[in-house]
RNA sequence: GAGUUUGAUCCUGGCUCAGGACGAACGCUGGCGGCAUGCCUAACACAUGCAAGUCGAACGGGAUAUAGAGAGCUUGCUUUCUAUAUCUAGUGGCGGACGGGUGAGUAACGCGUGAGCAACCUGCCUAUCAGUGGGGAAUACCGUUUGGAAACAAACGUUAAUACCGCAUAACGUACGAGUGUCGCAUGGCACAUGUACCAAAGAUUUAUCGCUGAGAGAUGGGCUCGCGUCCGAUUAGCUAGUUGGUGGAGUAACGGAUCACCAAGGCGACGAUCGGUAACCGGACUGAGAGGUCGAACGGCCACAUUGGGACUGAGACACGGCCCAGACUCCUACGGGAGGCAGCAGUGGGGGAUAUUGCACAAUGGAGGAAACUCUGAUGCAGCAAUGCCGCGUGAGGGAAGAAGGUUUUCGGAUUGUAAACCUCUGUCUUCGGUGACGAAAAAAAUGACGGUAACCGAGGAGGAAGCCACGGCUAACUACGUGCCAGCAGCCGCGGUAAUACGUAGGUGGCAAGCGUUGUCCGGAUUUACUGGGUGUAAAGGGUGCGUAGGCGGAAGCUUAAGUCAGGCGUGAAAUGCACAGGCUCAACCUGUGAACUGCGUUUGAAACUAAGCUUCUUGAGUGAAGUAGAGGCAAGCGGAAUUCCGAGUGUAGCGGUGAAAUGCGUAGAGAUUCGGAGGAACACCAGUGGCGAAGGCGGCUUGCUGGGCUUUUACUGACGCUGAGGCACGAAAGCAUGGGUAGCAAACAGGAUUAGAUACCCUGGUAGUCCAUGCUGUAAACGAUGAUUACUAGGUGUGGGGGGGUCUGACCCCUUCCGUGCCGGAGUUAACACAAUAAGUAAUCCACCUGGGGAGUACGGCCGCAAGGUUGAAACUCAAAGGAAUUGACGGGGGCCCGCACAAGCAGUGGAGUAUGUGGUUUAAUUCGAAGCAACGCGAAGAACCUUACCAGGUCUUGACAUCCUAAGAAGGCUUCAGAGAUGAGGCUGUGCCGUUCGCGGAACUUAGAGACAGGUGGUGCAUGGUUGUCGUCAGCUCGUGUCGUGAGAUGUUGGGUUAAGUCCCGCAACGAGCGCAACCCUUGUCAUUAGUUGCUACGCAAGAGCACUCUAAUGAGACUGCCGUUGACAAAACGGAGGAAGGUGGGGACGACGUCAAAUCAUCAUGCCCCUUAUGACCUGGGCUACACACGUACUACAAUGGCCAUUAACAGAGGGAAGCAAUACUGUGAAGUGGAGCAAAACCCUAAAAAUGGUCUCAGUUCAGAUCGUAGGCUGCAACUCGCCUACGUGAAGGCGGAAUUGCUAGUAAUCGCGAAUCAGAAUGUCGCGGUGAAUACGUUCCCGGGCCUUGUACACACCGCCCGUCACACCAUGGAAUCCGGUAAUACCCGAAGUCAGUAGCUUAACCGCAAGGAGAGCGCUGCCGAAGGUAGGAUUGGUAACUGGGGUG
Repeated sequence: GAGUUUGAUCCUGGCUCAGGACGAACGCUGGCGGCAUGCCUAACACAUGCAAGUCGAACGGGAUAUAGAGAGCUUGCUUUCUAUAUCUAGUGGCGGACGGGUGAGUAACGCGUGAGCAACCUGCCUAUCAGUGGGGAAUACCGUUUGGAAACAAACGUUAAUACCGCAUAACGUACGAGUGUCGCAUGGCACAUGUACCAAAGAUUUAUCGCUGAGAGAUGGGCUCGCGUCCGAUUAGCUAGUUGGUGGAGUAACGGAUCACCAAGGCGACGAUCGGUAACCGGACUGAGAGGUCGAACGGCCACAUUGGGACUGAGACACGGCCCAGACUCCUACGGGAGGCAGCAGUGGGGGAUAUUGCACAAUGGAGGAAACUCUGAUGCAGCAAUGCCGCGUGAGGGAAGAAGGUUUUCGGAUUGUAAACCUCUGUCUUCGGUGACGAAAAAAAUGACGGUAACCGAGGAGGAAGCCACGGCUAACUACGUGCCAGCAGCCGCGGUAAUACGUAGGUGGCAAGCGUUGUCCGGAUUUACUGGGUGUAAAGGGUGCGUAGGCGGAAGCUUAAGUCAGGCGUGAAAUGCACAGGCUCAACCUGUGAACUGCGUUUGAAACUAAGCUUCUUGAGUGAAGUAGAGGCAAGCGGAAUUCCGAGUGUAGCGGUGAAAUGCGUAGAGAUUCGGAGGAACACCAGUGGCGAAGGCGGCUUGCUGGGCUUUUACUGACGCUGAGGCACGAAAGCAUGGGUAGCAAACAGGAUUAGAUACCCUGGUAGUCCAUGCUGUAAACGAUGAUUACUAGGUGUGGGGGGGUCUGACCCCUUCCGUGCCGGAGUUAACACAAUAAGUAAUCCACCUGGGGAGUACGGCCGCAAGGUUGAAACUCAAAGGAAUUGACGGGGGCCCGCACAAGCAGUGGAGUAUGUGGUUUAAUUCGAAGCAACGCGAAGAACCUUACCAGGUCUUGACAUCCUAAGAAGGCUUCAGAGAUGAGGCUGUGCCGUUCGCGGAACUUAGAGACAGGUGGUGCAUGGUUGUCGUCAGCUCGUGUCGUGAGAUGUUGGGUUAAGUCCCGCAACGAGCGCAACCCUUGUCAUUAGUUGCUACGCAAGAGCACUCUAAUGAGACUGCCGUUGACAAAACGGAGGAAGGUGGGGACGACGUCAAAUCAUCAUGCCCCUUAUGACCUGGGCUACACACGUACUACAAUGGCCAUUAACAGAGGGAAGCAAUACUGUGAAGUGGAGCAAAACCCUAAAAAUGGUCUCAGUUCAGAUCGUAGGCUGCAACUCGCCUACGUGAAGGCGGAAUUGCUAGUAAUCGCGAAUCAGAAUGUCGCGGUGAAUACGUUCCCGGGCCUUGUACACACCGCCCGUCACACCAUGGAAUCCGGUAAUACCCGAAGUCAGUAGCUUAACCGCAAGGAGAGCGCUGCCGAAGGUAGGAUUGGUAACUGGGGUG
């Protein structure tokens, strides 16, 4: 910097990514070289070889060779001596304390840094001084004997030394004594002189030297002490008996409780002791802008360790990696008696592990040990081998080359892309291969000496020949298409992809990135200002302690003087080297290496400065406090008093109810309630005043009086003189509920009981009612203890209330006005804030101190501690899980929120539906099939304006396969018509007939059509309406939906469109940071209502009829007029508009229709049509016959007909429409038939003819009944259409005569020519309407009104909703999985404590045994050793606790699904 919470926004906040690094590992791949690096795990166990020896110039001996001399003789053998050379077991010297490895332990003076030792040592080395005389006694080797399996050991005998021991010499040594001088921070040191005592030596030799002894000095290396620094945990708060100190011994190289005896009682700790966990430390490495954070491989310094634990010996140095002793574990050998061993040296093996190399070469170089040296040794080291483990460098070719080849991929079929890429042409030779030459590293005068290595390098030759992969391509993040798959397989770092068109899975092509590597995983830093020193926060996001007092601590007013701890400046020492940085240089460059410089931000020391902080001293008054004078108050505690009310008790009056609720009931009451009057008892609380009024630190405090008492404010300026602020721990206070003890109890009232409500009602309502509420004394210690805002101080515009004081003005005074201090509110500017908001009572600007926060959940839970009588409080995690959780604001949606308004929405009415029968549609069921679709409103007399065949998509059977239909090719034939047979038909087999049109070179060709054939293709009512177009429904004919510019806001957005009126209307008017505009509304269109004009045939008619004539009227159909709140009045804001009126055929949109904004419902339709993709292709296509779509226990919707008298039936008669339709048609008059209908056919392609009215009216009859109602069903007989009425049509006549007596809950339509009622027509159609669409006839009732139901519009409010309340979401239960707490029990680990045992060993004691050097004539002594004893003492054992893990029946909650 980015992604991720949301519909969108801003913020908070976590998670994730892009970068760098690595001793890495894994996957795929792999050409070369240089330089580095390579068991991070089991400090697990180790076979084998090597890693520390050397010196014969320390010593005696031995062996071999040569020479000489001698002896024996077997004359070339043995042996002796001497000399020379080489080798050497042993004695002796030096070295094995270095070098090399590892990081287990260690939180420590271990390490780092800086000091100190006046408290110390130092072999070899350097330089200096002084010496090196003279003796002695042993012993290994060796020999003999013995024991043993071995390892090895014992006894006796013999021998040398630079091995060992006396003696002499002796100081500048050591010890003691007493002096002088000098120095130091102290103990004290140093120097000089002096006396006494004590102490040394080794020789070798080639004669150059090398050794040896004493002394002091240097250098080097070590030891000890101190300041500072050095991880996490307080759910570790107290630890400590050698502990702290002293005195005196002992011990050490040396100081010291290091150790011992005695004495004292100290020492450490909140500035974190003790305990627990983890860890070697540092130079440095990685990262980072830095500050920091993490790490401590390689290289370098230091420490510790060497199978585990303990111990000492030797030595200059060790308590010793390749030495010793003991104990434990393990391994090996064994004759079972006993022995041997220690790779955390270099290789190597097993094991562990994700994982880490050769049993290599050489001492040529560098370095080390020994030696006089030659030299020997050296797995240190130098090299090589293995590994892309890392860093660096090089290469895998370069130039040209378009037919833009082939192939691949893709495609809209045209092309595009791979791609100058390849081929092809011309070159080059790095690396590689072969051959040749051939180093530096190696040397002080010369010679000799190279593991690497015939390596690097150079020269020549050959030939593009031998050398490219990995990851990614949805966003972050550079890079896209096709196919496969179909919430499958899979991907995934986060967000998230995948449910049939996946740029996210798999593959391919292409593209991007890096490149001998590329990805993944792990870890660290970064980004993360996400622990914030640099550099964060706490009103609402996580976060102010409930409040005060106050300890430590932190911070602190003014002036002066001094000091110099902090601070600042300079000098000096140190800050190892390497690393890093800069500049040079060397390998062809680079990595790498070398040199120089700066730096190493630190520590110490010294000199100086004195502003600030600090410290000391002296002052000051403004902070703070005291005094004085006033003042307000529900501040606190105690005692007393008061009235109203409730309840109870007594008495009187009085009678049937009272009480309670939405309505009731439980309850009380005739044993007298309730009501009312009087009297009494008792407890609790204090109406009015009363006020965002007062007081208090907070909690909190309210009748009146008294007593005691705390604090505040104002005025004054007398006193003190910084006495102040904050405050971890600590102490105190702390609502309500609760607990304990004892009182008290009127009312109220958890629990509880009863009555209701309810589906239930462990609730809300009612009747009762116990703790409690009250008092006293204790405890508890928590609250949304809130202003969700810690305390203190200072500063920073105003306005307006209110409480308590002071001052001033005016006035006689009340009032009023101005001003000031303290408190308490509101509004508001700057500023702040994510916004909301805060705003002198700050959330502004600054300062000080305290508390607290660091994603959500788990969880304020568990465990532990502390407190509590208990309830519980306080402190307070982790595993696991999610990618969010959250704050503020925005737009919507929603609310059994509010306001305003509308609608046949309710209400007022009328007629219905729901009950019956039938029709029709749907569900369900059935079926071979009952084709498919439509599904709340907005599917259900819907698609279908009409299923007997057809339709038809379904089923059964029979058939066809270029096909029933389209285009192209070839061949034949015109096409067509008639007809026979088989078959259910499709179809198949025949017969007869027919020669047309156009052109013509007369051969033929062409057009249309038919048949046959081949293949391209046809075909699909197959799927997906959630891939689509188009069309349609719905909200809704509701009044809304938006835009430009401007303005406001960080932004989403707002404003406009809100407000006041008005309208059917976002209709219009007014106002307004808005001004305009668009789509909607309205109007323009059609129709209807009036009139005028024009025009009259088939229309009409005043002509008596007909003809004719005419066009006034009716009518027809074209053009106009008319209606606009235009006029008057009232209301209104002078507006818009409303109300009333006039005129008018019509009055406020006159009635009706068409017309449907932005959008919503993934609404409907792939079966009207079109169409992407998928699927079928002798079938999911096509044809035919028959069947089905008409089934039927049932349920629902929509209709028709009824249930009757406002009626049925019969009769009468001149009844009266409109709108349509009519040629494969409508059909009159007439005739036949009871009728449907038939015969027949005038007229009419229609203002002409036809279809063509009913209800109504008049008269009669029926008399309330299953009827003279109703007509279902059924029987018989007919009619019509049609190829055909069985499944399955309509109609007629006669007969039959079912249910049904006005319909439960519920529910529908309608506001006027409307409802209701009556008939008529048309489309579809051969026939088949109770359906649909139209038409006219007759013709009502009611609307107070907007409380309520439903739907809608605007404003506002709340919201945890945004697939938007059909939302979201809580808890139990059931199931699965995961981690975790408790838990009887069981099994370990760790560190201590007490006691027992007590190895090796040091130290101490001891005369049992032994004993060469010295003393002694001797006896013996000194000394030593063995043995024994004692203290300490590892491992081991016992014991009780502590602590920490694991396990566990069962059990608790938590998380995820």